[in-house]
Context: one part of a larger RNA
Molecule: large-subunit ribosomal RNA, domain IV
Organism: Poecillastra laminaris
RNA sequence: UUUAUCUUAAGGAACUCGGCAAAUUGUCCCCGUAAGUUCGCAAGAAGGGGAGCCAGUAGGAAAUAGAAAUUGUAUAAUUUAAUUUUACUGGUCUUAGAAAAGAGGUGGUGUCGACUGUUUACCAAAAACAUAGCUUUCAACAAAGGACCUUAGGUCUGAAGUGUUGAAGGUGAGGCCUGCCCAGUGGUUGUAUUUAAAAUCAAGUUAUAAAAUAAGUUGCUUGACUAAGAACAAUUAAAUGGCCGCGGUAACUCUGACCGCGAUAAAGUAGCGCAAUCAAUAGUCAAUUAAUUGUUGGCAAGUAUGAAUGGCUUAACGAGUACCCCGCUGUCUCAAGAUAAAUACCA
Repeated sequence: UUUAUCUUAAGGAACUCGGCAAAUUGUCCCCGUAAGUUCGCAAGAAGGGGAGCCAGUAGGAAAUAGAAAUUGUAUAAUUUAAUUUUACUGGUCUUAGAAAAGAGGUGGUGUCGACUGUUUACCAAAAACAUAGCUUUCAACAAAGGACCUUAGGUCUGAAGUGUUGAAGGUGAGGCCUGCCCAGUGGUUGUAUUUAAAAUCAAGUUAUAAAAUAAGUUGCUUGACUAAGAACAAUUAAAUGGCCGCGGUAACUCUGACCGCGAUAAAGUAGCGCAAUCAAUAGUCAAUUAAUUGUUGGCAAGUAUGAAUGGCUUAACGAGUACCCCGCUGUCUCAAGAUAAAUACCA
């Protein structure tokens, strides 16, 4: 000097991103226990008191055990005896009686996620994933969906199941709710009419045996017919998604219930709101503090909040996260000492 384990005057978070670490609390019995609440909880809430040993008294309650006796229920019941436990009173010893060890710090308010659970083996345990519940879609059985293969067809699974079933997706307990838009992009249904490929058919034409005719073949042109698809029509948002602007107006001023003009598929509803929500922002008022870019409660046009991309609440729960109070302490003011090792130097 470093590591580990301890102790400490006065103060007691002044330390620090942050009470990180440490300390406090800790067992059993009795008393007592708030808001809130899904009436289960919260709760070991909180907060108090007691605890050794000896003697005596009381009660005859409970338990243990199964000894003895009795019984017209016999693995039962009753009685007697024994032991343990309980309460109270008195005494007694120690610094100390849960004597050592082991064994919750408590409370208040937000946020996120309902919960128990799962996860980055070796830097992340969470607000991420899952979940029950809710909801949409697909599938009528040789099912849809999925896996594999020698792939256009099979095998297996789904399932020894059959729509209260199986599969795929979204949301994520419960409570109150889930607004408007089908113009765009998708899905579904329909399809009189339009578009329209190859093939087929018809017509014309070119070439084709030494020549001609017929039939054929080849190429080209035109026409007819025509599948799916598209156009077209309707429907669908718990599908992908989207959810305006300008001007004027009320007896000071301000504001604008009201009026007018434009525009859209529709013009953000309920709710919440400086938020885990770009910036402006340390918004502003109040509370908390001596002092607060913090936190909580209000305000609010947030021009980038907002409803299963779920919205808002919510008891219980959380090694989550933010703020505060009490207790406690070497975290600190400010260091000091002890013990056990290592290192360095000397021997």